[in-house]
c-di-AMP riboswitch aptamer (ydaO/yuaA leader) from an Armatimonadota bacterium, 132 nucleotides, folded computationally. The sequence was found by an Rfam model in a public genome assembly. Taxonomically the source falls in Armatimonadota (Bacteria, Bacillati).
This record gives sequence, C1' cells and structure tokens, in this order.
RNA sequence: CACAACCCGACGCCGAAUUUCCAAACGGAAAACGGGGGACCCACCUUUGGGGCGAAUCUCGCGGUGAACGCGAGUAGGGGACCCGCCUCCCCGAGCCCGUCAGCUCACCCCGUAGGCGCGGCAGGCGAUCCC
Repeated sequence: CACAACCCGACGCCGAAUUUCCAAACGGAAAACGGGGGACCCACCUUUGGGGCGAAUCUCGCGGUGAACGCGAGUAGGGGACCCGCCUCCCCGAGCCCGUCAGCUCACCCCGUAGGCGCGGCAGGCGAUCCC
C1' cells in the first nucleotide's frame, strides 16, 4: 500500500415474505402481499396411488443388478437496479411438504410474513413521485 475476514450503514437482487400498533421477555392484532381447503352446474378417474408450494419440467447418453440416485449434454420454464421494446451477455432450471385424501367452485374456513445474496449494455417513449 493492497486484499481478505468480521461488524455497522446505505443502495439494490431472488422471493409472497413488508409496514404499523398493543407490548417491549414471552405473546398477540391489523393492513398489505401471498397460499390452501371448500357447492349446484360442468369436468375427471382412484397401487400404474394421488396431490400441494415453487421458474425449477422433460429428453437423450453413461454409471449402477435395479429403483432411488450420480455424472454429462440439452430442454419447458424463470431471473439479472421503474415500465415497455431491441441487441447481447451472464445465471437458475433446486428443494420441501401432505399421507390414500383434496378438479373447478358462491358462501364460508384455514395458513405464511422466511431464507439466501451483491451491480450487463443501447436507444426511445410513457407515467408517477419529490424538490425548486
């Protein structure tokens, strides 16, 4: 001198996962944003079990006795500093839960408020907010 780790703050990202209040240890309430269950009608088919959250499905090849699973190449789909469009680049393409049971669904009922991270570009347009 530089970098890293740790802590705090600011601004942001994925995500529904934020704010306010009573409290101020426990414990609660509300708004907001999400999710599930649940009629008639309609629709559908239950060991080949079925289903839910989520972008996260599916195909091929290899390994393995084989299932699960592992690896590789892709893929439906998804994300990347307001929104839309374009170009291009980068990345994800997981995991968990219910437990034989749930289609849609008025009324009605129930549940969640985590966790993990750190910056692509170009041109144009529209709207809102704030300040002067």